[in-house]
RNA sequence: GCAUUAAUAGCUUAACGCCAAAGCAUCGGUCUUGUAAUCCGAAGAUUGAAGAUUAAACUCCUUCUUAAUGCC
Numbered sequence: 001g002c003a004u005u006a007a008u009a010g011c012u013u014a015a016c017g018c019c020a021a022a023g024c025a026u027c028g029g030u031c032u033u034g035u036a037a038u039c040c041g042a043a044g045a046u047u048g049a050a051g052a053u054u055a056a057a058c059u060c061c062u063u064c065u066u067a068a069u070g071c072c
Stems, first nucleotide, its partner, number of pairs: 001071007010024004026042004048064004
C1' cells in the first nucleotide's frame, strides 16, 4: 500500500428493511438473625461517525475512525 472481518446497555451477545431482545452486572422489593443464593419488578442504547437510497435503515450503498487478520 491492497484486501477481509468487526464496532449495538457497564460487560457478553441477538435482531427477515416494519415498536432494538436477552443473560450477567446495577437499583428497589421478597426471603434470611445477617450475608449470599432464589423469586418479583425497575432503570439503563442518539446501534462507532457523517452522508445516500427508501413510506420506513442496526440491516442496503459510499466515505471516514478504531481494532483484529491476511497478502506484498
The RNA shown here (transfer RNA) has 72 nucleotides and comes from Phenacogrammus interruptus. The RNAcentral record of the sequence draws on ENA. The coordinates come from a structure-prediction model, not an experiment, and the mean pLDDT is 84. It matches the Rfam family "tRNA". By type it is a transfer RNA. NCBI's taxonomy places the organism under Eukaryota, Actinopterygii, Otomorpha, Characoidei, Phenacogrammus.